[in-house]
């Protein structure tokens, strides 16, 4: 310069285009215990990277463009 994968809660990560976007952890109240940790239980947390476009519907399809890795190519 060409290709490719990936971005989704504070962290791994799930999610056929169609119900209200979800699960461990983690966080916060409660329970249990002299306690403290384990365990039980309740709950908080999202502009689904950004912009547009397809559609009656879009995280989910497509186009730019951003970042992070991966191969190739070029390097007087």
């Nucleotide at each position: 310069g060409g290709g490719g994968g990936c971005g989704u809660a504070g962290c791994u990560c799930a999610g056929u285009g169609g119900u209200u976007a979800g699960a461990g952890c983690a966080g916060c109240g409660g329970g249990c215990u002299c306690a403290u940790a384990a365990c039980c239980u309740g709950u908080u947390g999202g502009u689904c990277g950004c912009u547009g476009g397809u559609u009656c519907a879009a995280g989910u399809c497509c186009a730019g463009c951003c970042g992070c890795c991966c191969c190739c190519a070029c390097c007087a």
Molecule: transfer RNA
Organism: uncultured bacterium